[in-house]
RNA sequence: GGAGUCGGCCAGACAGUCGCGAGGCGCGCAAGUGUUUCGAGGAAAGUCCGGGCUCCGCAGGGCAAGGUGCCAGGUAACGCCUGGGCGGCGCGAGCCGACGGAAAGUGCAACAGAGAGCAGACCGCCGAACGGCAUCGCAAGAUGUGCGUGGCAAGGGUGAAACGGUGCGGCAAGAGCGCACCGCGAGUCUGGCAACAGACCGGCACGGCAAACCCCACCUGGAGCAAGACCGAAUAGGGGAACCAUGGCGUUGCCCGCGCCGUUCCCGGGUAGGUUGCUGGAGCGCAGCGGCGACGCUGCGCCUAGAGGAAUGACUGUCACGCCGCGAGGCGCACAGAACCCGGCUUACAGGCCGACUCCAUGC
Repeated sequence: GGAGUCGGCCAGACAGUCGCGAGGCGCGCAAGUGUUUCGAGGAAAGUCCGGGCUCCGCAGGGCAAGGUGCCAGGUAACGCCUGGGCGGCGCGAGCCGACGGAAAGUGCAACAGAGAGCAGACCGCCGAACGGCAUCGCAAGAUGUGCGUGGCAAGGGUGAAACGGUGCGGCAAGAGCGCACCGCGAGUCUGGCAACAGACCGGCACGGCAAACCCCACCUGGAGCAAGACCGAAUAGGGGAACCAUGGCGUUGCCCGCGCCGUUCCCGGGUAGGUUGCUGGAGCGCAGCGGCGACGCUGCGCCUAGAGGAAUGACUGUCACGCCGCGAGGCGCACAGAACCCGGCUUACAGGCCGACUCCAUGC
């Protein structure tokens, strides 16, 4: 100098003018008005996980259903985070991971292929053993042939996958048949809390799929701030008591009984509306201590939107930044707007800053 990796941070600044919302204080009977303070984000977003809070349900246990899934830790909790293991990628800093169990059981594997799981011989290899045939030989037998009974699975071929791989020995040809290395193992020892790793031993027995059922471990009641609580009209309706004509209507023509219709008073529920829940909190900043870390503890300081679905803005100037232009200057300046609160994840995002580290080239 170039190329990269990881972590953290900012999200234009200042001044002026005109506005908007909320709180405090002053004036005003009130409407209002003056002044002052405060007034969006790193994601306020998606609403995908987890919790607080609220109401409803619930003795306890089990089944079912759903979720999570290497190990250990952090946390209020999590599908999040941290550290570690294993596997894959990268020269590396680092990055990525539906990563429990296939020796509990049930099942699945189209097509191709001889054979798809306690398999199999199409092409092929062999001629050891028994027999046949041919030649030689008096005979015993020898040699040849691959014809029958056979031996084999190395090589070819099929397939996503062919019952360990490579090499050497061995053999008639072969084969874990023997050996070395690799792989594998419900073996032993060592290290580690564990996941797991290493050494020794065994000598192939045990293929794949659990994002098939299933097994194992752990977790899970439902609905949500339009939750919920309080106050509460007008009108209509409900319940109770008293009073009045012993009246009217209905109940089969009549009687009894029952119901409804009137006035006054009392009671409680709901609706409109109002108040609350509402923002001081698993809060933020700094320092110290413990921990590799996520995080925890202690001390000091700070108050930081709370609405009506609606406010939180606009303009001008100067500067900063980017692009264009020789120049005067021009254009641009991201993604995006709280609604009960918090922890995560994911997604969007102009431009810029800081720190740690890696690789390459070069100079001293």